């Protein structure tokens, strides 16, 4: 300095052929159960989908730019 590749709740990830309330698994709360607690049931908060601009009637998904992380070539 040129490409690729990633960025979604506390963590790990699906969703990226543009459209119904954004989902799943752990975690965390809360009630059951239980002498208590683990495990087990039932339920509940938690996400401006890295950050701005844009294209669309509509964008997590498409287009540019930054930013961070990872690879990879190159004197």
């Nucleotide at each position: 300095g040129c490409c690729c590749c990633c960025a979604u709740g506390g963590c790990g990830c699906a969703g990226c052929u543009g459209g119904a309330g954004a989902g799943c698994g752990c975690g965390u709360c809360u009630c059951g159960c239980u002498a208590c607690g683990a495990a087990c049931g039932a339920g509940a908060a938690g996400g401006u989908c890295g950050g701005c601009g844009g294209u669309u009637c509509a964008a997590a998904u498409c287009c540019g730019u930054c930013u961070g992380g990872g690879g990879g070539c190159a004197c």

This is a predicted structure of a 75-nucleotide RNA (transfer RNA) from Kineosporia sp. NBRC 101677. Rfam family: tRNA. Its family is annotated with triplet codon-amino acid adaptor activity in the Gene Ontology. The organism belongs to Kineosporia, within Bacteria. The RNAcentral record of the sequence draws on ENA. The prediction has a mean pLDDT of 81.